The RNA shown here (transfer RNA) has 78 nucleotides and comes from a Planctomycetota bacterium. Its Rfam family is "tRNA". The family's RNA type in Rfam is transfer RNA. Its mean pLDDT, the model's own confidence on a scale to 100, is 82. The source organism's lineage runs through Bacteria, Pseudomonadati and Planctomycetota.
RNA sequence: GUCCCCAUCGUCUAGCCAGGCCCAGGACGUCAGGUUUUCAUCCUGGUAACGGGGGUUCAAAUCCCCCUGGGGACGCCA
Numbered sequence: 001g002u003c004c005c006c007a008u009c010g011u012c013u014a015g016c017c018a019g020g021c022c023c024a025g026g027a028c029g030u031c032a033g034g035u036u037u038u039c040a041u042c043c044u045g046g047u048a049a050c051g052g053g054g055g056u057u058c059a060a061a062u063c064c065c066c067c068u069g070g071g072g073a074c075g076c077c078a
Stems, first nucleotide, its partner, number of pairs: 001074007010028004020058001029047006051067005
């Protein structure tokens, strides 16, 4: 330098291929309440995320482009 892959709640991830019932779901965590003599367990509810910008579209987490960060393959110079 060329090409490929990855980036979503605090953590791990589903959803992306094939746009729409997703103002985004689950587990763990955490907060509140309930249960319990207490603790643990269990139950109910809350919590909080699409890396940034642009484009296409009636509609973008999803498709396209650029950038940022991380990982990888192949090459070039010395």